[in-house]
RNA sequence: UGAUCGAAAAGGCAAACCCGUCGCGAGGCGGGGACGCAAAGCCGAGGGCCUCUAUGAGGCGGCCGGGCUGCCGAA
Numbered sequence: 001u002g003a004u005c006g007a008a009a010a011g012g013c014a015a016a017c018c019c020g021u022c023g024c025g026a027g028g029c030g031g032g033g034a035c036g037c038a039a040a041g042c043c044g045a046g047g048g049c050c051u052c053u054a055u056g057a058g059g060c061g062g063c064c065g066g067g068c069u070g071c072c073g074a075a
Base pairs, nucleotide, nucleotide: 005073006072012037013036017032018031019030020029021028022027035062041068042067043066046064047063048060049059050058051057052056
């Protein structure tokens, strides 16, 4: 230094729930709030789950696989 890996510290994200707002809805966004997270950063063209006026159009990357990128450094 790199891969694997995840101790410590710094910093980061933020489930449920509440308020506001957008959407028919699943849900999105903002604020509060922390259950958790080493990719809980981004990607919905694979699988899965979910919604609707349904055979089509959508939602979830904090369900899994995969792709790209990335902070720190004990064993």
Model confidence (mean pLDDT): 84 of 100. This is a predicted structure of a 75-nucleotide RNA (c-di-GMP-I riboswitch aptamer) from a Planctomycetota bacterium. Of the family's consensus pairs, 94% are formed in the model.